[in-house]
This is a predicted structure of a 94-nucleotide RNA (THF (Tetrahydrofolate) riboswitch aptamer). The coordinates come from a structure-prediction model, not an experiment, and the mean pLDDT is 80.

RNA sequence: ACAGGAGUAAGGUCAGCGCGUUAAGUGCCGCCGGAUGGGAGGUUGCCGGCGGACGAAGGGGCUUGCCCCGCGGUGCUGAUCUGCUGCCGCCUGC
Numbered sequence: 001a002c003a004g005g006a007g008u009a010a011g012g013u014c015a016g017c018g019c020g021u022u023a024a025g026u027g028c029c030g031c032c033g034g035a036u037g038g039g040a041g042g043u044u045g046c047c048g049g050c051g052g053a054c055g056a057a058g059g060g061g062c063u064u065g066c067c068c069c070g071c072g073g074u075g076c077u078g079a080u081c082u083g084c085u086g087c088c089g090c091c092u093g094c
Stems, first nucleotide, its partner, number of pairs: 002093004010082009019072003028052007038088002041085002058069005
């Protein structure tokens, strides 16, 4: 120098443990802020705060506050699969 490759944020699936079902959460919109392969930028996406609109699936048992079956575009953890752009860096081969 050339060729190949790994790794972020995060997402899908499965499992476990929770939360809600007295409606929080999720999703949508606006504003502000933040973190985003090892480095400096940056896109998509992600997270947080505030505001706005919308809005739900309950049923059963008993010892009456717990259990069971459900439900929620529900939270966390684990496994697995997927997974950044150009430049430099890293690994492998030559």